Context: one part of a larger RNA
RNA sequence: GGAUGAACGCUAGCGGCAGGCUUAACACAUGCAAGUCGAGGGGUAACGCGGUGUAGCAAUACACUGGCGACGACCGGCGCACGGGUGCGUAACGCGUAUGCAACCUACCUGUAACAGGGGUAUAACGGGGUGAAAAUCCCACUAAUCCCCCAUAUUGUUGGAGAUUCGCAUGAUUUUCCAACGAAAGGAUAUUCUGGUUACAGAUGGGCAUGCGUGACAUUAGCUAGUUGGUAGGGCAACGGCCUACCAAGGCGACGAUGUCUAGGGGAGCUGAGAGGCUUAUCCCCCACACUGGUACUGAGACACGGACCAGACUCCUACGGGAGGCAGCAGUGAGGAAUAUUGGUCAAUGGGCGAGAGCCUGAACCAGCCAAGUAGCGUGAGGGAAGACGGCCCUAUGGGUUGUAAACCUCUUUUGUUCGGGAAUAAAGGGAGGCACGUGUGCCUCUUUGCAUGUACCGUUCGAAUAAGCAUCGGCUAAUUCCGUGCCAGCAGCCGCGGUAAUACGGAAGAUGCGAGCGUUAUCC
Numbered sequence: 001g002g003a004u005g006a007a008c009g010c011u012a013g014c015g016g017c018a019g020g021c022u023u024a025a026c027a028c029a030u031g032c033a034a035g036u037c038g039a040g041g042g043g044u045a046a047c048g049c050g051g052u053g054u055a056g057c058a059a060u061a062c063a064c065u066g067g068c069g070a071c072g073a074c075c076g077g078c079g080c081a082c083g084g085g086u087g088c089g090u091a092a093c094g095c096g097u098a099u100g101c102a103a104c105c106u107a108c109c110u111g112u113a114a115c116a117g118g119g120g121u122a123u124a125a126c127g128g129g130g131u132g133a134a135a136a137u138c139c140c141a142c143u144a145a146u147c148c149c150c151c152a153u154a155u156u157g158u159u160g161g162a163g164a165u166u167c168g169c170a171u172g173a174u175u176u177u178c179c180a181a182c183g184a185a186a187g188g189a190u191a192u193u194c195u196g197g198u199u200a201c202a203g204a205u206g207g208g209c210a211u212g213c214g215u216g217a218c219a220u221u222a223g224c225u226a227g228u229u230g231g232u233a234g235g236g237c238a239a240c241g242g243c244c245u246a247c248c249a250a251g252g253c254g255a256c257g258a259u260g261u262c263u264a265g266g267g268g269a270g271c272u273g274a275g276a277g278g279c280u281u282a283u284c285c286c287c288c289a290c291a292c293u294g295g296u297a298c299u300g301a302g303a304c305a306c307g308g309a310c311c312a313g314a315c316u317c318c319u320a321c322g323g324g325a326g327g328c329a330g331c332a333g334u335g336a337g338g339a340a341u342a343u344u345g346g347u348c349a350a351u352g353g354g355c356g357a358g359a360g361c362c363u364g365a366a367c368c369a370g371c372c373a374a375g376u377a378g379c380g381u382g383a384g385g386g387a388a389g390a391c392g393g394c395c396c397u398a399u400g401g402g403u404u405g406u407a408a409a410c411c412u413c414u415u416u417u418g419u420u421c422g423g424g425a426a427u428a429a430a431g432g433g434a435g436g437c438a439c440g441u442g443u444g445c446c447u448c449u450u451u452g453c454a455u456g457u458a459c460c461g462u463u464c465g466a467a468u469a470a471g472c473a474u475c476g477g478c479u480a481a482u483u484c485c486g487u488g489c490c491a492g493c494a495g496c497c498g499c500g501g502u503a504a505u506a507c508g509g510a511a512g513a514u515g516c517g518a519g520c521g522u523u524a525u526c527c
Stems, first nucleotide, its partner, number of pairs: 001527004006523005013379002016376002019372002021337001026335003030332003035078003040075002043071002047069003050065006085290003094215008104207002109203007117151004127140005157182008166173002187195003216262003223253003228250008265287004269280004292313005315326004343369001345368003351365001352363004382413004392404005418464001421461003427454001431450009471516005476497003482511005492499002
C1' cells in the first nucleotide's frame, strides 16, 4: 500500500447493487416451514343446494334425507430420501482429477414389443361396550377398494441342464437353439376417447463400488497389527470384498514416515504479489458429514430418514403420582455467551418443487418489503460574476502590514436532490373461460377475456426556493502540512526514533495549513 462476514470512537444527505451470530453443534416460549388426490374406496362430521315432514297466514324455525356441490376423520396411491439449515465429526478413496465395473441398482420420464382371464377373505372408518387424569388403548360385530391373497396365461425374464456362434487382458462376455421348473396385472372417468395397471428390452437421469495420482503439523510419536494379511468353503448384499462365519497358512504395514497425538469438512474460487508463492474457505456453485447424545432397524425405487419409529442417556415440561410429552444446525423470534450480526413482515404475481385429468391446493424454497454506512460504485451539499481586498479572528519588525480571502456581503442564474400537485409502468408468458378455423369430438392455430405481492412503487411531468445536506484525522523525521498562547520530566503524547526539567513546529487550546471525504480515524487479521 491492498484486503475484511469485521468491531470501537467521532460524524452522517440520497437512492442502486450486494452482505449481515466469525462466539455456545448452548438452551429454547409462540406461530408457521409437506402435503395432495373424491377421476382408487367405504362413506357423510361440518358448510351450501334440493327434497320430505311438523309448527305457522307467511317470512321462517326445527327434524329427517348422500339426491347434488363438496368434504372432517378413515382405508388406499404418490410425495415426505427433494427443497432449506449447520460444519460437530472426519487427515479419509472424504475431496479434487483421471479411469474402470466382464461385480451393480435406478420410482417418476421417453421409445419398442406383448398382455390384462377367473376366483377368494380380511381390515379401518361407522356401530355397540370397557379402562384411563391425560397421552392413549382394549373387546365385540359389520363392510369397500387401484388393499391383500390364490389359480390360469408367459413375447421375453429368473434358475438348472444340453449345444452352437462371435469376441476379450483374466475371472469370462455377447448372440442364438432345445428341455424342465418358477414368476404378472386394476381399475377409474365427463366413456368412438382419455387416464392408469403388468411383463420384458433399450434410453435418459440419479446413485453405488473399485483403482492411479494429489491433498495439514509434530520424530521431544519408531515400531504397529489376531479378522490382523492371504487362501478354501459358505452366508449376506443391488453388487465386489474379512463385509460376516468356520477351517487352513503366517502373513501385512513402516524413515519413500507406519502407529500415535494435535489441528481441520474438501474443492471451484477469493485476497495479495511482477511472478513464483503465501494466506483464506463468509456470501454463490459442486461434493461430503450431521440433525439433543449414542445405538438399531422398519417402510420404500431410494433413508439406516432434520420437522418418521424403537431402545438407552442427559435435559425441559404436564400429572389425579399410576403414568405421559418434547427436540429451531428450517423461517421469524427469546434467553445466554460475546467487541459483534436484522422483522415473531407480505405474496404464491413470477421462477421452481409436490400432488392432481384439470380447476386448483400446499410451498418461511423463492420473490419482495423492513432494520443496519457493514461493503461497493454513483450523485448531491450549488454555478458565474464580485476588492472598500469590508467587519471579526489570528500573527508581526505594529499610526502600518500579512493571513483567513473571491471567502462573505451584493448581483445574475440553475434546480440534480428536497417539497407540492398530477400522470403512471415493465416484470404476464403460459394456463383457464368464450368464440372461430383445420383435420379424425382430441390435437394444433387465431381472436377476445381473465391473473401483479412488491405498488400508486420505479419512472415522467409540474410548483417553490440556494433552498433540505460536511465531517474526520493529521501537521518533529519516516510523511503532505506551522505559528502563537498555556504547561514546566508535571499534565500528557507515542507505530519506530523519541518529545516534555521556562522561549515545546512532538503535551493541551487557538488560528492557519495538509490529506481523505458521507465518511474519517483506531484496533484485530492476511499478503
Predicted 3D model of a 527-nucleotide part of an RNA (small-subunit ribosomal RNA, 5' domain) from an uncultured bacterium. It matches the Rfam family "Bacterial small subunit ribosomal RNA". Its family is annotated with structural constituent of ribosome and ribosome in the Gene Ontology. Its mean pLDDT, the model's own confidence on a scale to 100, is 86. The RNAcentral record of the full RNA draws on Greengenes.